Two RNAs folded together computationally: RNase P RNA and transfer RNA, 471 nucleotides in total.
RNA sequence: CCAGACGGCUGGAUGGCUGCCUUCGGCUCACGCCGGGGGAGGAAAGUCCGGGCUCCACGGAAACACGGUGCCGGUUAACGGCCGGCGGGGGCGACCCCAGGGAAAGUGCCACAGAAAGCAAACCGCCAGCGCUUCGGCGCUGGUAAGGGUGAAAGGGUGCGGUAAGAGCGCACCGCGCCCCCGGUAACGGGGGCGGCACGGUAAACCCCACCGGGAGCAAGACCGAAUAGGGGCGGCCGGACCCGGCGUCCUUUGGGAUGUCGUGGGUCAGGCGUGUUUUCGCGCCGUCGCCCGGGUUGGUUGCGUGAGGCGUCCGGCAACGGGCGCCCCAGAUGAAUGGCCAUCCACCGGGGCUCGCCCCGGGGACAGAACCCGGCUUACAGGCCGUCUGGCGUU
RNA sequence: GGGCGGUUAGCUCAGCGGGAGAGCACUACGUUGACAUCGUAGGGGUCACUGGUUCAAUCCCAGUACCGCCCACCA
Numbered sequence: 001c002c003a004g005a006c007g008g009c010u011g012g013a014u015g016g017c018u019g020c021c022u023u024c025g026g027c028u029c030a031c032g033c034c035g036g037g038g039g040a041g042g043a044a045a046g047u048c049c050g051g052g053c054u055c056c057a058c059g060g061a062a063a064c065a066c067g068g069u070g071c072c073g074g075u076u077a078a079c080g081g082c083c084g085g086c087g088g089g090g091g092c093g094a095c096c097c098c099a100g101g102g103a104a105a106g107u108g109c110c111a112c113a114g115a116a117a118g119c120a121a122a123c124c125g126c127c128a129g130c131g132c133u134u135c136g137g138c139g140c141u142g143g144u145a146a147g148g149g150u151g152a153a154a155g156g157g158u159g160c161g162g163u164a165a166g167a168g169c170g171c172a173c174c175g176c177g178c179c180c181c182c183g184g185u186a187a188c189g190g191g192g193g194c195g196g197c198a199c200g201g202u203a204a205a206c207c208c209c210a211c212c213g214g215g216a217g218c219a220a221g222a223c224c225g226a227a228u229a230g231g232g233g234c235g236g237c238c239g240g241a242c243c244c245g246g247c248g249u250c251c252u253u254u255g256g257g258a259u260g261u262c263g264u265g266g267g268u269c270a271g272g273c274g275u276g277u278u279u280u281c282g283c284g285c286c287g288u289c290g291c292c293c294g295g296g297u298u299g300g301u302u303g304c305g306u307g308a309g310g311c312g313u314c315c316g317g318c319a320a321c322g323g324g325c326g327c328c329c330c331a332g333a334u335g336a337a338u339g340g341c342c343a344u345c346c347a348c349c350g351g352g353g354c355u356c357g358c359c360c361c362g363g364g365g366a367c368a369g370a371a372c373c374c375g376g377c378u379u380a381c382a383g384g385c386c387g388u389c390u391g392g393c394g395u396u
Numbered sequence: 397g398g399g400c401g402g403u404u405a406g407c408u409c410a411g412c413g414g415g416a417g418a419g420c421a422c423u424a425c426g427u428u429g430a431c432a433u434c435g436u437a438g439g440g441g442u443c444a445c446u447g448g449u450u451c452a453a454u455c456c457c458a459g460u461a462c463c464g465c466c467c468a469c470c471a
Stems, first nucleotide, its partner, number of pairs: 001392010012345007020039008041367001045378002048376005053217004066213005071085005086100001087098004101208002106206002108202003123148002125144008156174006175197001176195008221302004231293007240269005245262007271286006295470003309328008346365001348363006397467007406420004414451001422438005444460005
């Protein structure tokens, strides 16, 4: 210098004019006016995972069903995320990719082609025996699975021996399985011995194993107000539940906590009234809660910004991450604010000049925008900058 | 904002691991004086797109694009 790998940051700057949202202070009877502060993102997006929060259901817990995850260890509030390692694959390399448990628990499927596709099989071949022969071969019986052919896949691979031809038939190495020893927390790795090989693929097919998961979502939920036919139907509403208390057991930071039990201790409660001969059964009326039908409204407040918060620094850890200390408060709309114009500069693109690194003219700022919040993943993104590393070429 | 579903011929849809199909529409021929009906034959497909699993994907899995549906409050 060229080509490349990985990680991180940024993604216009300054000034002027003029707008928008919010908050605080002042003035004003009020409408408003003036001044100060704050005002989008790395993805705010997709809604693909995980949590906080809220309501509903449920005696506690477990199980079935259903869904998800899936090498090992760690990290975390949690995760399908992240970090470190292991194994497999790709690349000369830096490095990258892997839904990476189980196919000797069972079931299903493996189209077409092919002789045979799952307790294997023999089309062409090869070989032996017998028979026939026009001496080219042909037929029958048997052996074989090395070679050919089909296929994604044909029941270990290579070599030597062996044989009529062959074959784990025998041997060596590799692969596979089982056992033992060593290293490692483990996944796994290394070594030794035994077995001639039995065990094809598919689980992003059913399934098995291990682990996780109750459901819904801020349009959740709570309160106030307006309006309506303040309506109708079905079901629930005390042999109970809860709190305090007494007595045991366990834990403990000695403050207390967890759990069991008791009813002539106390308290709270959405049930109350009437009635049928009694009732724990039934009916009626009023009330209350849930669901459905019908009706009305398109208002306000809250949830809603101090949080698994941010920045800096030190310590532990290979790292993800954890801990200590200091500083800071940093958008909250409710159909939705954060914008527009001008000038100069900074990048970028095109054209021209050319004293080769400047000048002139023109164009022109990537993807995109909070809507309860947070941790991730994925997807989109013009360009610019920084760091570490690899390969090649050149020079010294 | 949140929760679901879908995309296959011109239209409406089926198919759900091994040949892409049905009805209507279209074209040609026959029937008719002509048209319709009817009969026969035929054409027409990026199975939305991009990757992955598998020997093999419309189908299974993931991502992207587009389209559609549902929800509030009071009593």

It holds a member of the Rfam family "Bacterial RNase P class A". By type it is a ribozyme. Model confidence (mean pLDDT): 79 of 100.